[in-house]
RNA sequence: GAUACUGGCAAACCGGGCGUAAGCUCGGGGCGCAAAGCCAAGGAUCCCGUCAACGGGACAGCCCGGCCACCGAA
Numbered sequence: 001g002a003u004a005c006u007g008g009c010a011a012a013c014c015g016g017g018c019g020u021a022a023g024c025u026c027g028g029g030g031c032g033c034a035a036a037g038c039c040a041a042g043g044a045u046c047c048c049g050u051c052a053a054c055g056g057g058a059c060a061g062c063c064c065g066g067c068c069a070c071c072g073a074a
Stems, first nucleotide, its partner, number of pairs: 001071001008033002013028006031061001037067003042063002045058005
């Protein structure tokens, strides 16, 4: 980051499975993404213990930060 190239990922929703749940995973499906690749370190949000303090968990396609990576026009 381009009316490029090779490609890649996969929202909502549906179905199977796991989980108290948030949610995860597999298949279908494509809303979109130049890091929508990886990392839960700091926040936000969500779930559970529970009413709170506090603790445990989820989430990277919420922000911020770190690490690695394809192509090659301006």

About this RNA
Predicted 3D model of a 74-nucleotide RNA (c-di-GMP-I riboswitch aptamer) from a marine sediment metagenome. The prediction has a mean pLDDT of 88. Of the family's consensus pairs, 100% are formed in the model. The RNAcentral record of the sequence draws on MGnify.